[in-house]
RNA sequence: GUAACAGUGGGCGAUGGGGUUCGCCUUAUACGCCGCGGAAGAUGCUUCCCGGCUAAUGACUCCUGAAGGAAU
Numbered sequence: 001g002u003a004a005c006a007g008u009g010g011g012c013g014a015u016g017g018g019g020u021u022c023g024c025c026u027u028a029u030a031c032g033c034c035g036c037g038g039a040a041g042a043u044g045c046u047u048c049c050c051g052g053c054u055a056a057u058g059a060c061u062c063c064u065g066a067a068g069g070a071a072u
Stems, first nucleotide, its partner, number of pairs: 009026005016063006032053004037049005
């Protein structure tokens, strides 16, 4: 830009920030896992509550925060 489409830009990848890189979305992408627990819908799943577990990365790396240990 009416739209398609193309370009550019932007956003996202379960807890903060920077760099590099990969993937995805572009009005969408994204918002972890488990429970022979509870409740409500449903008809073999969904939502909420409760309990438990891992993690500051999508990946690599650095900084910061939290926890633990060691050294000076």
The prediction has a mean pLDDT of 78. Predicted 3D model of a 72-nucleotide RNA (Fluoride riboswitch aptamer (crcB RNA motif)) from a Hyphomicrobiales bacterium. The source organism's lineage runs through Bacteria, Pseudomonadati, Pseudomonadota, Alphaproteobacteria and Hyphomicrobiales.